[in-house]
Parts: sequence; C1' cells; structure tokens
RNA sequence: GCCGAUAUAGUUUAAUGGCAAAACAAAGCAAUGGUAAUGCUUAGCUCCAAGUUCGAUUCUUGGUAUCGGCACCA
Repeated sequence: GCCGAUAUAGUUUAAUGGCAAAACAAAGCAAUGGUAAUGCUUAGCUCCAAGUUCGAUUCUUGGUAUCGGCACCA
C1' cells in the first nucleotide's frame, strides 16, 4: 500500500427497516440477630458524519479504531 471482518450498557453478547434485549456487574428494598447466598425493583448503551426511507442498530458512502490476510522496503 491492497483486501476482508468487527465496533450496541461497566463487561460478554442478542436484535436481518417499525418500543433496543439478556446475563454478569452497580444502586435500592425485602429477608437474617448480623454477613453471605437468595427474591423483588431501578438506572444505564447503538464509534463519528452524511445519504436512502414515512421510519435506520439494521441498507449505501466516507472517516476513525481494533483484528486478520496479502504485498513492498530493510
């Protein structure tokens, strides 16, 4: 330099154009003589910018970051 993949909550992952979800973690409450375990509840997220669309996490383009492959130089 070329090609490809990935980017969603604090972490790991779902969601194939129509209310963004689960587990763990966090906070609160219950329970216990107390702690842990347990039960209930709550808050929290789509990498950035544009385009298409009535509507974009999803489709298209560009950018950024990470990962992989190939090539070049030494």